[in-house]
RNA sequence: CGAGCAGGCCACCUUAUCGCUGCAACCCUGUACUUUCAGGGUUGGGGAGGAAAGUCCGGACACCAUAGUGCGGCAUAGCGGGUAACGCCCGUCCGUUGAAAAACGAGGACCAGUGCAACAGAAAGCAAGUACAGUUCGGCUGUAGUGAAAUCAGGUAAACUCUAUGCGGUGAAACGCCACGUAAACCAGUGUUUGAGGGCUGCACGCCCGAAUUGGAGGGUAGGCGGUUCGAACUUUUGGGCAAUCAAAAGUCUAGAUAAAUGAUAAGGGCAUACAGAAUCCGGCUUAUGGCCUGCUUUUUAA
Numbered sequence: 001c002g003a004g005c006a007g008g009c010c011a012c013c014u015u016a017u018c019g020c021u022g023c024a025a026c027c028c029u030g031u032a033c034u035u036u037c038a039g040g041g042u043u044g045g046g047g048a049g050g051a052a053a054g055u056c057c058g059g060a061c062a063c064c065a066u067a068g069u070g071c072g073g074c075a076u077a078g079c080g081g082g083u084a085a086c087g088c089c090c091g092u093c094c095g096u097u098g099a100a101a102a103a104c105g106a107g108g109a110c111c112a113g114u115g116c117a118a119c120a121g122a123a124a125g126c127a128a129g130u131a132c133a134g135u136u137c138g139g140c141u142g143u144a145g146u147g148a149a150a151u152c153a154g155g156u157a158a159a160c161u162c163u164a165u166g167c168g169g170u171g172a173a174a175c176g177c178c179a180c181g182u183a184a185a186c187c188a189g190u191g192u193u194u195g196a197g198g199g200c201u202g203c204a205c206g207c208c209c210g211a212a213u214u215g216g217a218g219g220g221u222a223g224g225c226g227g228u229u230c231g232a233a234c235u236u237u238u239g240g241g242c243a244a245u246c247a248a249a250a251g252u253c254u255a256g257a258u259a260a261a262u263g264a265u266a267a268g269g270g271c272a273u274a275c276a277g278a279a280u281c282c283g284g285c286u287u288a289u290g291g292c293c294u295g296c297u298u299u300u301u302a303a
Stems, first nucleotide, its partner, number of pairs: 002298009012269007020047002023044008049275001053286002056284005061171004068205004073167005078092005093107001094105004108162002113160002115156002130144005175226004186216005197209004233252008
């Protein structure tokens, strides 16, 4: 030099003009009538990610809902720690891969049981028996052949299984409130404490609700508000700890759309640029990806 390993940061920038969207204050118009709704104007402060992706885990929150028991099912698996929790993270032991820096984990149990092992070989498991040798003449003992594995032997459990530990469901289209409208009407069956039907995950028991329910034909409506962003939040410093992280102090407020908002033009700059767009929110994992920086390794090759 090249090749590689681990970590961190950015994710086009600046100015001007016009445009989109949300919040706050003020004003105007229409409507409503206790402080409603819609539209417009001025000023000010905001407006997609490191993965917003996959929907794979764990939760917050809401409802089932007022309890359970058993079976089934699913998940995890060295040891210790972190965390709200986890199948995640950190440390360490062991194992595998690599020359190494490092990466990965399939990491409890094979004497509880049941399975599986092609070909080769005489034979692949509770029995038998190829060749040779020894022999107490009994495959009793040993060697050799084949094979990954051969004499009550081992291997295998992201084989079934067993052990230990743990686990309710659904999901913001959850759920709650308000308004409007009709046919809460009609026909048939079943039922009304002798309980039809419904709920509690899948089943069973058990418990609870219950006067309506199943089918048919037909009618009306699907609009608005909340949930909805102050949160297990973020940044910096100090201290404890190998670390993950924890504590204290100071500071910051950083999208809330609802058919779905952040774009266009011009000039200049630049490492000349990718993967890619929130829809309740948060902590992880996995996958995709352009550029820059820092530390570490170096079998081989060249000087």
About this RNA:
Model confidence (mean pLDDT): 77 of 100. Bacterial RNase P class A from Allomuricauda sp., 303 nucleotides, folded computationally. Rfam family: Bacterial RNase P class A. By type it is a ribozyme. Lineage of the source: Bacteria > Bacteroidota > Flavobacteriia > Flavobacteriaceae > Allomuricauda. It was read from a public genome assembly, where an Rfam model found it.